[in-house]
Background:
Predicted 3D model of a 74-nucleotide RNA (transfer RNA) from a Planctomycetota bacterium. The prediction has a mean pLDDT of 83. The source organism's lineage runs through Bacteria, Pseudomonadati and Planctomycetota. Its Rfam family is "tRNA". Rfam describes the family as follows. Transfer RNA (tRNA) molecules are approximately 80 nucleotides in length. It is annotated as a transfer RNA. The RNAcentral record of the sequence draws on ENA.

RNA sequence: CGGGGUGUGGCGCAGCCUGGUAGCGCGUUGCGUUCGGGACGCAAAGGUCGCUGGUUCAAAUCCAGUCGCCCCGA
Repeated sequence: CGGGGUGUGGCGCAGCCUGGUAGCGCGUUGCGUUCGGGACGCAAAGGUCGCUGGUUCAAAUCCAGUCGCCCCGA
């Protein structure tokens, strides 16, 4: 320098192809259950999707640029 992959709550991931309310598991908090804890059950908080711009009535999703990480090539 070129090519490919990846980036979404604290952690691990889905959703993207086919635009239409941002979800799942773990964790956290509260309540119930228990003598208490664990386990189990119920409920809640927490992210506007790496960043910037564009298209669109509407963008995590499509387009362009850019940054971090990983792999391959030179």